[in-house]
RNA sequence: UUUUUUGAGAGUUUGAUCCUGGCUCAGGAUGAACGCUGGCGGCGUGCCUUAGGCAUGCAAGUCGAACGGGGAACAGCUCUGCUCGCAGAGACUGUCCCAGUGGCAGACGGGUGAGUAACGCGUAGGAAUCUACCCUUUGGUCGAGGAUAGCUCGUCGAAAGACGAGGUAAUCCUGGAUAAGUUCGCAAGAGGAAAGCGAGUAACUUCGCGCCGAAGGAGGAGCCUGCGUCCUAUCAGCUUGUUGGUGAGGUAAUGGCUCACCAAGGCAACGACGGGUAGCUGGUCUGAGAGGAUGGUCAGCCACAAGGGCACUGAGACACGGGCCCUACACCUACGGGUGGCAGCAACCGGGAAUAUUGCGCAAUGGGCGAAAGCCUGACGCAGCGACGCCGCGUGCGGGAUGAAGGCCUUCGGGUUGUAAACCGCUUUUGGGUCGAAGUCGAUUCGACCCGAAUAACCACCUGCAAACUACGUGCCAGAAGCCUCGGUGAUACGUAGGGUGGAAGCGUUAUCCGGAUUUAUUGGGCGUAAAGAGUUUCGUAGGCGGUUGGUUAAGUCCAAGCUCAAAGCCUGGGGCUCAACCCCAGAAAGGGUUUGGAUACUAACUAACUAGAGGUCUUUAGAGGGUGCUGGAAUUCCUGGUGUAGGAGUGAAAUCCAUUGAUAUCAGGAGGAACGCCGAGGGCGAAGGCAGGCACCUAGGAAUGACCUGACGCUAAGGAACGAAAGCUAGGGUAGCGAACUGGAUUAGAGACCCAGGUAGUCCUAGCCGUAAACAAUUCCCGCUAGCUGGACCCGUCUGACGGGUCUGGCGUAAGCUAACGCGUUAAGCGGGGCGCCUGGGAAGUACGACCGCAAGGUUAAAACUCAAAGGAAUUGACGGGGACCUGCACAACCGGUGGAGCAUGUGGUUUAAUUCGAAACAAAGCGUAGGACCUUACCUGGGCUUGACAUGCUAGCUGCAAGGUCGAAGAAAUUCGACCCGCCUUCGAGGGUGCUAGUACAGCUGCUGCAUGGCUGUCGUCAGCUCGUGCCGUGGGGUGUUCCCUUAAGUGGGUAAACGAGCGCAACCCUUACUGUAUGUUAAAUGUUCAUACGGAACUGCUCCCGUUAUACGGGGGAGGAAGGAGAGGACGACGUCUAGUCAGCAUGGUGCUUAUGCCCAGGGCGACACACAUCCUACAAUGGGUGCAACAACGGGUUGCCAAGGAGUAAUUCGGAGCUAAUCCCUAAAAUGCAUCCUCAGUUGGAAUUGUGGGCUGAAAUUCGCCCACAUGAACAUGGAAUCGGUAGUAAUCGCGGGUCAGCAGACCGCGGUGAAUACGUUCUCAGGUCUUGUACACACCGCCCAUCAAGCGAGGAAAGUUGGGGGUGGCCAAAGUGGUCGAAUUUUCGACCCCUAAGCCAAAUUCAGCGAUCAGCACUAAGUUGUAACAAGGUAUCCGUUCUGGAAGGAGCGGAUGGAUCACCUCCUUU
Repeated sequence: UUUUUUGAGAGUUUGAUCCUGGCUCAGGAUGAACGCUGGCGGCGUGCCUUAGGCAUGCAAGUCGAACGGGGAACAGCUCUGCUCGCAGAGACUGUCCCAGUGGCAGACGGGUGAGUAACGCGUAGGAAUCUACCCUUUGGUCGAGGAUAGCUCGUCGAAAGACGAGGUAAUCCUGGAUAAGUUCGCAAGAGGAAAGCGAGUAACUUCGCGCCGAAGGAGGAGCCUGCGUCCUAUCAGCUUGUUGGUGAGGUAAUGGCUCACCAAGGCAACGACGGGUAGCUGGUCUGAGAGGAUGGUCAGCCACAAGGGCACUGAGACACGGGCCCUACACCUACGGGUGGCAGCAACCGGGAAUAUUGCGCAAUGGGCGAAAGCCUGACGCAGCGACGCCGCGUGCGGGAUGAAGGCCUUCGGGUUGUAAACCGCUUUUGGGUCGAAGUCGAUUCGACCCGAAUAACCACCUGCAAACUACGUGCCAGAAGCCUCGGUGAUACGUAGGGUGGAAGCGUUAUCCGGAUUUAUUGGGCGUAAAGAGUUUCGUAGGCGGUUGGUUAAGUCCAAGCUCAAAGCCUGGGGCUCAACCCCAGAAAGGGUUUGGAUACUAACUAACUAGAGGUCUUUAGAGGGUGCUGGAAUUCCUGGUGUAGGAGUGAAAUCCAUUGAUAUCAGGAGGAACGCCGAGGGCGAAGGCAGGCACCUAGGAAUGACCUGACGCUAAGGAACGAAAGCUAGGGUAGCGAACUGGAUUAGAGACCCAGGUAGUCCUAGCCGUAAACAAUUCCCGCUAGCUGGACCCGUCUGACGGGUCUGGCGUAAGCUAACGCGUUAAGCGGGGCGCCUGGGAAGUACGACCGCAAGGUUAAAACUCAAAGGAAUUGACGGGGACCUGCACAACCGGUGGAGCAUGUGGUUUAAUUCGAAACAAAGCGUAGGACCUUACCUGGGCUUGACAUGCUAGCUGCAAGGUCGAAGAAAUUCGACCCGCCUUCGAGGGUGCUAGUACAGCUGCUGCAUGGCUGUCGUCAGCUCGUGCCGUGGGGUGUUCCCUUAAGUGGGUAAACGAGCGCAACCCUUACUGUAUGUUAAAUGUUCAUACGGAACUGCUCCCGUUAUACGGGGGAGGAAGGAGAGGACGACGUCUAGUCAGCAUGGUGCUUAUGCCCAGGGCGACACACAUCCUACAAUGGGUGCAACAACGGGUUGCCAAGGAGUAAUUCGGAGCUAAUCCCUAAAAUGCAUCCUCAGUUGGAAUUGUGGGCUGAAAUUCGCCCACAUGAACAUGGAAUCGGUAGUAAUCGCGGGUCAGCAGACCGCGGUGAAUACGUUCUCAGGUCUUGUACACACCGCCCAUCAAGCGAGGAAAGUUGGGGGUGGCCAAAGUGGUCGAAUUUUCGACCCCUAAGCCAAAUUCAGCGAUCAGCACUAAGUUGUAACAAGGUAUCCGUUCUGGAAGGAGCGGAUGGAUCACCUCCUUU
């Protein structure tokens, strides 16, 4: 430079975020299986499980041209007979067949993968070998002899078969001769083979096939070696023929292969030995690759042939379809004895989720034998079965809108299925049929013709990942699910349907492998806090790595070349089946191994030097470095004595305890042990643990300066050694204080604790053990490089000052850089190099088993089953804290008056009832919905009625009447029913409109359910001051900033500062009422003024002045004047983002759902009014600041024609008669009351208080009994100021006094308004409650009414221990020993036979070992919507938590000793910044 090739993520932890980290998915593949479905063809492929057992048939024979025989037929020949072309016989010839002898082949081909972790396999080499058939070369093939099967006869046996006698052939066997370039031997010399058969001929000869010796080749086989080849160290030591030598034996051949003797070696942390698993490879699958997984079909090698052992034959075997023996199994038997081996092809049984025909043929390819023809061949070629896989084809193509019917949905308009169908035209693959060609004359293929759209579509999915949506049913049920999850009445997630998406003769599911997974990281990860730096590297072995300069070598490294890496496969290019799959040809590649040659920069080895690393000598210096001994003072306790008297001690408060036998206190003296105040400091020393009164001795290490010396001597460090707080252990001392356990007192529901009083081990010393800690900087050691500032130590230069420099050490931090962030930052967590250790989701578990260590406690090493989809780190926003700071509020405090006690009213709960209709439930339900339940209301109960309905809109039919309707009568509780009568519309005169009734059909109706399906409205936090946005900036992000900070305000109100600048919803203002005033207008005021009403204005804004405060401009605050009003003048309306799944389906509306002769509608009566009781809110009181009586005065808001009702009259009164006026500034309600004056009452249950009850009246109303209000007379209860607790109120307020209105026929102690009289107090923010802002901690986010720990109880699961018991594996020792090889002896002398010896399979005995199963019971663990006991942890979690250790307790846990901060708060200290 060119060419080729080439890498995707997603879901799930959280309220949200980033990270760590696991789980899951999308892809590809398979010798597959299962479910549903299934038209055709081609090419492949098919017992993965029991190397379990096998009926039947076949799978290895062939040669007569090696041999002697036997048989049958045909042909020929000969003979005989006769009917003269037939019959019979034969010893002959040819062809054919056969048992046997003999030769070759049965060691190939075919099957399987049990064993094997090995020179078994792969790859590259090697030397001490053999080789039948085949090829090449060379030489020979002479001459004798012998036996035996078959056969005949005989014997035994059921059979299989065996034996004896006789006789026979050969390419059978044995000698003789000869022979080499053959064998042995130094040589001399010695040994040393053979077979014939066929054709043709009259015969010889010739030819062909054989046979023997030798040499070589090819192919095949045996042996040896380097390298590579799974897991386990909870397998660490193994080995006696073991390692080597000498000699011998043995083999085709080397060799401990075997034996005798000698030596004591050999292997192993680079993993020996042991255990487990496994045939190996070419390749196959996957992957971007590196890798990972795998080894079925095909090919190479190995091993095996029912389980073991053994040899024979042979060129080759220790032999799948040969032999002998043992064992197990099966079969035959006359019980004496025999027979067998499908892991060959089919087939059968069994096992299993699962794997085929007892097929055809030797035509092709290949093999065996043969001279050949040929025979044999379940090798092989074909066919059959299976969608098991890959590939190809088809199920039609083109038109066709009324967008048909039907289905489904619907907002009822329509949409969709859908050009889909019907219908029209066309074609014929596949299918059916006929003919021809090829072919083993079979299957099948190819070609032509005929028929006919005919014979041919399913499967999965549709919440997200991930393409595709609606309806109905179901209602945490049934079910789904790969993960997250879905389902509790509106399920796109379950089931069905319609529709859609994807694939398609297949589609899904399950199983397994790779990928994604950089989730074992060589490529390509990490270890401060997420999992992870061992307690210390103090010493040090192996190992790894290693300063500067030369030289030599060439091991690593690089270059070139040679050989090899079988074929097939992959890849590339061609070609053949119509294409493809498939097949053929050629090339490339596989990148590895080995050999040769070359190069020498780097590494390495050797060698020669150097001084910058490292070390040493001399000089200087600081130090709680270590060990031993001596010694000091203060304090506690105890003892003795003195003084002295009633308490002391202790706590939140107490008590136990000490004390009149004299404590505590105080003085003096004494004893003893332990620890060392001040100095003292993030100061010093040490590797870490750790080290502190003083002095002395012994001893170790580090640092600095200069000079000199050695000359890489270095760094790290698996295993190993040493040290190693506290607690604890052993033995002996010691014991003042403190103090686990223990005892007592408190606290508490309990208190095995916290608190208190005591107190034993222990703490101390000596000698030994233990070996662990939050042994922490949660940060391994060494070296180099990369801004600064500062404290301390030592040193150098210097004017001994400033300052500069060097080596260390303790810190800070906004350089760069790194980090998920926090943070780190020359003391790195930055940039690089070297070495070691460690991690791989959470739990189970630092546990079990095993091993090692320990006196024990225990330590070190260290799993799995099972279970979950998370566990976790950092940071963010909230919420919360028995955390902190600041601020506000009738929140507390101060003051006034109440509630809680009494009686009554009303509401609620509860109870009762036929019904006591329903709702509202802390604040924020309870005089609430209800602004007014005798009927009605009314929704409830009982009873009586109606069913297109009390009410709306249609349709159909009928009756017809002619309106509708009204009146009267009868029955009845009424609804209702029946009867009579009256009045009786419009019209184009059609009987139509309209209307009524009846019947039917759509439908009406429901205060039935769901406020957790909703709209609307409302309450509440809260009239609290907050809640947000745009742009910019900061942060990976969630988010932050703005909105924080300082001052101020009622206020996120305003100002200043500030990476913010602005804006919005809230605040304020605008609106209404009210207080002052002006102008205009107005009537109902007799008139003017005034008052009043209406409308429009003015006025208040810290505007002016003074003072204070702030660093300051300022904002703001305090005071005064003026003013009707002063700092928001007073009151109201107005309620941010949102919270409470707050309230209301019964005010209304509304989705869904339920009822439809009733859960609808009508009516009568009853109930909502009950009454042991509990609660809430009022009223009236308890009296003299009062009550009664008389006289007298002053309002405002309002209302009135179905109404308000005057004057006047009657009645004690309620009321009544009456009728003026008023549709209202005109008339009426209307009297205001407290108050004033006068009088009576005089502290009593009263002339207080009025409940309750009786009698008689009045009013409303169809109706007053259940169940209204009022009046009169009579009656005259509780109650004498209210426990714990609790409510309202900050000024025209509380308190107190009356008045009006709405509702309403009537009914007000309630509600909504109105005015009259008219206070007290607020020091202040410590506390209670509520709220706001900032900050801090958090394991909370359903947000503390949170989260969460442990025992116990129940169910279920897996593993562990366990007296034992059962079975398997591999060995060890001993006994016995088949077959068989070898040896010895004997018989025989050719074979052979017998006995014995060595070795050995199997069997038996013994003691161990290892693995697995079962196991009463025991201990722990995991899991399971609502079990029990407590509350350990998270906030200062209410005693800060945690680590190690010891003791202790129902349990979490508690306490002691030492340690950590991964502790809040306050104070102090240190550091940084500003002035």
Small-subunit ribosomal RNA from a Candidatus Microgenomatia bacterium, 1475 nucleotides, folded computationally.
RNAcentral holds the sequence, with entries from ENA.
Model confidence (mean pLDDT): 81 of 100.
Its Rfam family is "Bacterial small subunit ribosomal RNA".